[in-house]
RNA sequence: GGAACACCUGAAGCACCAGCCCUCACUUCCGUGAGGUGACGAGGAAGAGGGAUGUUCGAUUUGUCGGUGGGUGCCCUCUCGGCCGUCCACGGCCGUAACGGGAUGAGUUAAAACCCGGGAGCGAUCCUGGGGCCAAAGCCAUCUCGACGUGGAGC
Numbered sequence: 001g002g003a004a005c006a007c008c009u010g011a012a013g014c015a016c017c018a019g020c021c022c023u024c025a026c027u028u029c030c031g032u033g034a035g036g037u038g039a040c041g042a043g044g045a046a047g048a049g050g051g052a053u054g055u056u057c058g059a060u061u062u063g064u065c066g067g068u069g070g071g072u073g074c075c076c077u078c079u080c081g082g083c084c085g086u087c088c089a090c091g092g093c094c095g096u097a098a099c100g101g102g103a104u105g106a107g108u109u110a111a112a113a114c115c116c117g118g119g120a121g122c123g124a125u126c127c128u129g130g131g132g133c134c135a136a137a138g139c140c141a142u143c144u145c146g147a148c149g150u151g152g153a154g155c
Stems, first nucleotide, its partner, number of pairs: 014069004019065001021036006040058003046079006080095005086153005099146007107139002114131007
């Protein structure tokens, strides 16, 4: 210095890089080597298993190119839980903030971009402080529409 194993820690719009691209050095006919870049936030988890050409929302001066892995998304099954006055069964709608659709409104610090600085690097570029305009989805409130069980037991 390398590899394997074990353990620990960290990240889940997260990690990674074999391509194009960019930088530096050496070469130069081709190139070789070492590096760089490779998604801006918002939102998102009952448990287990399975499925699919495998995952929400918007912002940007669009390298946010192209890929790999993973993934809280979607669908199905079972279990658990909530609501349908209590209990049980079935059924329906949901997921602990535990009915659904529509309209309107406010909040949920948007961040990056951009401007002014600081630091590291020969460089591509990276880290960081301050300022800084503007979202959508979901959630919430109001209004509105629909739904607000069946059987049994018991009160």
Molecule: glmS glucosamine-6-phosphate activated ribozyme aptamer
Organism: uncultured Acidimicrobiaceae bacterium